[in-house]
RNA sequence: CGUAUUCUGUCGGGAGAAUCCGGUUUAAUCCGGUGCCGAAGGAGCAACCGCCCCGGUAAACUCUCAGGCGCAUGGACCGACAGAAUAUG
Numbered sequence: 001c002g003u004a005u006u007c008u009g010u011c012g013g014g015a016g017a018a019u020c021c022g023g024u025u026u027a028a029u030c031c032g033g034u035g036c037c038g039a040a041g042g043a044g045c046a047a048c049c050g051c052c053c054c055g056g057u058a059a060a061c062u063c064u065c066a067g068g069c070g071c072a073u074g075g076a077c078c079g080a081c082a083g084a085a086u087a088u089g
Base pairs, nucleotide, nucleotide: 001089002088003087004086005085006084007083008082009081010080011079012078013077018034020033021032022031023030035069036068037067041065042063043062044061048056049055050054
């Protein structure tokens, strides 16, 4: 110096589901109720592996605890750029 992986930051893209009902409030908001969504986070299981009692171990699957259901915000994931760490040539 190059390549690969991981993490962080910036920019761009980024879905789903009641602007539901009642009270309060000029409105936003707040409280209660019902219905719904899965792509923050969290939890659960298969194959497989092991020391085979049992344990380890995934997800965009499942659950909806949390979160969300006008806008805004958030948002898994994808792309580009920069920085750091590790490995390697």

Glycine riboswitch aptamer from uncultured Boseongicola sp., 89 nucleotides, folded computationally. The sequence was found by an Rfam model in a public genome assembly. Its mean pLDDT, the model's own confidence on a scale to 100, is 80.